[in-house]
RNA sequence: GAUAGAGGUUGCGUAAUUCAUGAGUAAUUUAUCGGAUGUGACAGGCACAGAGGAUGAUAACUGAAAGGGAAGAACGCCGAAGGAAGUUCUUUUCCUGGAGAGAAGUUCCUGGGCAUAUAGUGAAGAAUUAUAUGACUGUCAUCAGUGGAUGGAGUGCUAUC
Repeated sequence: GAUAGAGGUUGCGUAAUUCAUGAGUAAUUUAUCGGAUGUGACAGGCACAGAGGAUGAUAACUGAAAGGGAAGAACGCCGAAGGAAGUUCUUUUCCUGGAGAGAAGUUCCUGGGCAUAUAGUGAAGAAUUAUAUGACUGUCAUCAGUGGAUGGAGUGCUAUC
């Protein structure tokens, strides 16, 4: 260097489908109040709605969806994959800035899952990410001698060539 392979209290990722949550919320319509602004995230422009009553408030009827989550057929796999920070491209939003979404690639960090704490995202007491701590687990090294101790990191470990 090449090929094959192992880790497992849910190994990792994608995901048809189902379910709850979102939520009796948003919104439509109607009635009443009220009286000048409102919408296109935001800034500028521009456009539109509005005294034939805007935004808003209350009540009544009807009443969602997305994002996020749980389970998970099936599929791809064992740097599986995840995270952080730049770069480039595409696309959507009325135009420009900007913002959102997606893709590619670069650098750095993390062996793996679990629990707890803190912080972030989040509608959330869901879930998840980062960091720290703890025990566990795979692997290697050293000590040691069959029961362990300490330490390292996936650029690792095992087998074959």
A computed fold for a 161-nucleotide RNA from a mouse gut metagenome, annotated as Lysine riboswitch aptamer.
The RNAcentral record of the sequence draws on MGnify.